[in-house]
Context: one part of a larger RNA
RNA sequence: AAUCAACGCUGGCGGCGUGCCUAACACAUGCAAGUCGAACGCGGUUUUUUCCGCAAGGAAAAAGCUGAGUGGCAAACGGGUGAGUAACGCGUGGGUGACCUGCCUUCGAGUGGGGGAUAACUCUCCGAAAGGAGGGCUAAUACCGCAUAACAUCCCGCCCUUGGAUGGGUGGAGAUCAAAGCCGGGGAUCGCAAGACCUAGCACUCGAAGAGGGGCCCGCGCCUGAUUAGCUAGUUGGUGGGGUAACGGCUUACCAAGGCAACGAUCAGUAGCCGGCCUGACAGGGCGGACGGCCACACUGGGACUGAGACACGGCCCAGACUCCUACGGGAGGCAGCAUUGGGGAAUUGUUCGCAAUGGGCGCAAGCCUGACGACGCAACGCCGCGUGGAGGACGAAGACCUUCGGGUCGUAAACUCCUUUCGAUCGAGACGGAACAGGAUGAGAUUAAUACUCUCGUCUACUGACGCUACCUACAGAAGAAGCACCGGCUAACUCCGUGCCAGCAGCCGCGGUAAUACGGAGGGUGCAAGCGUUAAUC
Numbered sequence: 001a002a003u004c005a006a007c008g009c010u011g012g013c014g015g016c017g018u019g020c021c022u023a024a025c026a027c028a029u030g031c032a033a034g035u036c037g038a039a040c041g042c043g044g045u046u047u048u049u050u051c052c053g054c055a056a057g058g059a060a061a062a063a064g065c066u067g068a069g070u071g072g073c074a075a076a077c078g079g080g081u082g083a084g085u086a087a088c089g090c091g092u093g094g095g096u097g098a099c100c101u102g103c104c105u106u107c108g109a110g111u112g113g114g115g116g117a118u119a120a121c122u123c124u125c126c127g128a129a130a131g132g133a134g135g136g137c138u139a140a141u142a143c144c145g146c147a148u149a150a151c152a153u154c155c156c157g158c159c160c161u162u163g164g165a166u167g168g169g170u171g172g173a174g175a176u177c178a179a180a181g182c183c184g185g186g187g188a189u190c191g192c193a194a195g196a197c198c199u200a201g202c203a204c205u206c207g208a209a210g211a212g213g214g215g216c217c218c219g220c221g222c223c224u225g226a227u228u229a230g231c232u233a234g235u236u237g238g239u240g241g242g243g244u245a246a247c248g249g250c251u252u253a254c255c256a257a258g259g260c261a262a263c264g265a266u267c268a269g270u271a272g273c274c275g276g277c278c279u280g281a282c283a284g285g286g287c288g289g290a291c292g293g294c295c296a297c298a299c300u301g302g303g304a305c306u307g308a309g310a311c312a313c314g315g316c317c318c319a320g321a322c323u324c325c326u327a328c329g330g331g332a333g334g335c336a337g338c339a340u341u342g343g344g345g346a347a348u349u350g351u352u353c354g355c356a357a358u359g360g361g362c363g364c365a366a367g368c369c370u371g372a373c374g375a376c377g378c379a380a381c382g383c384c385g386c387g388u389g390g391a392g393g394a395c396g397a398a399g400a401c402c403u404u405c406g407g408g409u410c411g412u413a414a415a416c417u418c419c420u421u422u423c424g425a426u427c428g429a430g431a432c433g434g435a436a437c438a439g440g441a442u443g444a445g446a447u448u449a450a451u452a453c454u455c456u457c458g459u460c461u462a463c464u465g466a467c468g469c470u471a472c473c474u475a476c477a478g479a480a481g482a483a484g485c486a487c488c489g490g491c492u493a494a495c496u497c498c499g500u501g502c503c504a505g506c507a508g509c510c511g512c513g514g515u516a517a518u519a520c521g522g523a524g525g526g527u528g529c530a531a532g533c534g535u536u537a538a539u540c
Stems, first nucleotide, its partner, number of pairs: 001539001003537001005536005012386006018379002020344001025342002029339003034073003039070002042067011080297003089222008099214003104210007112146001114144002121136006152176003155172006181202002184199003189196002223269003230260003235257008272294004276287004299320005322333004350376001352375003358372001359370004389419004399410004423481001426475001428473001434467001439461008484529005489510003495524005505512002
C1' cells in the first nucleotide's frame, strides 16, 4: 500500500459498490419456462338470437371466457457453482483440400392430388397410490404413399486451381429425394349457399448465398517434486470393414514392431484458464472474489432418446447412497436457480415488490411468462462525500493535574454575547426520468383489378411507473439530536505524577519490571487518525 476479511472498542447521515473464501454438506415451503384458438378436434360455462313448449324446460347457432388433450416453437438460452481437469482445457496465432448450422437476411423455383390412423372423449376393468390395460368414436400445419424435380446427391467424361482433388466449372444417360395450410379483403364471372376465382400477409417445401453460432486439427505459451527414470498392447504405423456433420485407432479384423522419455516421459502433489486485480520506480512477485470471455459440472456412476443444437441443472432409462409415502404388492425426490432452514465455521443478508424499464421465449397482434433483470431491505464490509457549529470572549473563573510553592498547564477552552441551520426531526408540495412502442384517427407512398386489406413514413391523440407520496424543493424551531479509538523507551510524532516492586504485567524487534519505571496499572497532559480506530490473518 492493499483485502470477498474477521475480532475488540465506538458509531450521525448520504451516494456507489460488495456480501458462505468453510460442508460440490443435507434441504421443509413458495416461486425460478412457457406460449400459440390466426394449426386441430372435444368438454365446461356466460351472453345474445332462433325454434319447440301454456309453463317448467329442451334443442340449435354465433360470440366470449375457460379446461385438459393432439400439434408447433421454445425448453441446449438466460441463472448457479468451481468438484473435476496440468489437458489443445485456456490464451494467442493459424488451418479446415475433413465439417455442421433452427430462427434471421438476400436470391431462384414450387406448394398438385390422395389415404389410413390416434389422443382427447365415451364404456369396461386392474391398482392403496403412482399409474395402467382393453373395446368404440373423431380432427389437424400430426402421420404415410403418389405426381412433378430446376438445383442437389449417386455414376461416367473433360477443363481449371493446386505440391496434391475428395474443391470449382462444364457435358451426358439413368436412378433417388418435397410440400400444409391459416387469417384478412374483394365482388367482375360461375354457384342456392359454402365457395370457386382474384389479391395482401403469415406459414410450408427444394435449392444457392450471407450473417451470426459451433465442431475438429495444428505452432507457441501455461505450477511443484528426480527422496518419481523408465513408460506404453489399441500401445505406434499400415490394409480392409464399420462409424461420424467431419479427419482420425474413433471402432473392429488382420499385418508389421513400433511410439514417448534427462529439451524430464511416466508417477505423485496442487490448481478451473484468461481479460484482469493488488503491489512495485521498473524488472518482477502475489492473486483470479465482483464484472466480461472460454471450459467443466448439476445427489454419485453409467447410458442413450428427441432435436438444427444436449448425451440435457428444474427431461428419460439403469445402478448406488440418502430422504419421504405405502394398504408392504409398490411408488416419489434431487436448491452448485431466488429467497429460506439445519449443519459446519472467526465469518457472509429478505422465505420482500414489480415486469414500469432493458433483455429473452411464444404469438399476426393484443398479450402471457420471465427470482434474468429493475428495485427496495439488512451489514461502517469497502471507497467517496457531508456533519457533529461559526464569530467575539480573561494577565485567564471553578475544577483537575503538576510545582522549585513563586507559579504553570488544560485554556479562548468553558461560562457569557451575537449569529447560522447543512445533515437529522416535523409539515407541505412533489418529479425529471426512467415512456417510448404497440392502440385509435388521419395524410402520403408501396402493393393490388381495387378508393378493401396489409405494410412503410409523417402528423394528431389516448393509455401504461414496481421504485414512491422516494429524490429534489419550500416552510418551521432551536446549538439544538451527532466522537471515538490507538499510541506517547528507541525504531516512531508525542512526558510528568501516583501505585506496584523480576510481582502483577508489557512486548512487532531491541527489550522493560528486583523501591524514585517517560516501557507494567491509573491519572493529568500530549501525539496520530477520525465515524471510525486498533488487532489478527494472508499478499507485494

The part of an RNA shown here (small-subunit ribosomal RNA, 5' domain) has 540 nucleotides and comes from an uncultured prokaryote. The RNAcentral record of the full RNA draws on ENA. The prediction has a mean pLDDT of 81.